[in-house]
Context: one part of a larger RNA
């Protein structure tokens, strides 16, 4: 900017890409075959690898915005209690997310045309002959099928639903400008399991979109004070306390303030 009004949802499917893999058991069966040794075709079943996809309930990992435990040193007058450094000081665990070494899933079935390759009928060439007319059968490949993209597929598709037929001025009467101004969209804002930017989603007070607060989970693991025992160290009770990131609800307390754009076709 096109798609011959403006919009919003939904979708069709030219055409691109991607994917295709393999093993090994049991079964038919020690059958068929074969003197024996050996040993199928073909059925149907089952577990694997290696590759892919998506995913975090399980196992783990990681988690320098959670908890706890140790140490040296400073500070907060001092004890207690916190705290600053010391590789996150250093250990020991661990939410949310992110992950593989976890989980779940793919290659499937059936179709068409074919390759070597096997046929049928059949002559030229009274026979033969798959071929010369003609029919068929036959592949992990090829065409589809599957699984994404995808109408800039200018051949610009299709459905369905919403808007609208004011006013002003010019006019060659064909039409052309401007203004308010629909249905929608955009900036701006408040954010995200979306992200480089951008998109894209999910909200903008008629609100739960983010932060707060409250309740719950989850994690650590029994705080601090205070009272008891004990000479102390330390131990017991209050105490499954006390604290708690990203989780999972709720409640307008604080922040979503504030503007623009946008059709008059037939």
């Nucleotide at each position: 900017c096109g798609u011959a009004g403006g919009a919003a949802u939904c979708u069709u499917g030219a055409a691109g890409g991607g994917a295709u893999g393999u093993u090994u058991c049991c079964u038919u069966a020690g059958u068929a075959c074969g003197a024996g040794a050996g040993g199928a075709c073909u059925u149907g079943g089952a577990a694997g690898c290696a590759c892919u996809g998506a995913c975090c309930u399980c196992u783990g990992g990681u988690g320098u915005a959670c908890c706890g435990g140790c140490u040296g040193u400073g500070g907060c007058g001092c004890u207690a209690g916190c705290u600053g450094c010391a590789c996150c000081g250093c250990c020991g665990g661990g939410u949310a997310g992110c992950u593989a070494a976890g989980u779940c899933g793919g290659g499937a079935c059936a179709g068409g045309a074919u390759a070597a390759c096997c046929g049928c009928u059949g002559a030229a060439a009274g026979c033969a002959u798959c071929u010369a007319a003609g029919c068929g059968g036959g592949a992990a490949g090829c065409c589809a099928a599957c699984c994404c993209u995808a109408a800039g597929a200018u051949u610009a598709g299709g459905a369905u639903u919403c808007c609208g037929u004011g006013g002003a001025c010019c006019u060659u009467c064909g039409g052309g400008u401007c203004c308010g101004a629909a249905a929608g969209a955009c900036c701006c804002c408040u954010g995200g399991a979306a992200g480089a930017c951008u998109a894209c989603c999910a909200g903008g007070u008629u609100g739960a979109u983010a932060g707060g607060c409250c309740g719950g989970g989850u994690g650590u693991g029994u705080a601090a004070g205070c009272g008891g025992a004990g000479a102390a160290a330390u131990c017991c009770g209050u105490u499954c306390a006390g604290c708690u990131a990203a989780c999972c609800g709720g409640u307008a307390c604080u922040a979503a303030c504030g503007g623009u754009c946008g059709a008059a076709g037939a």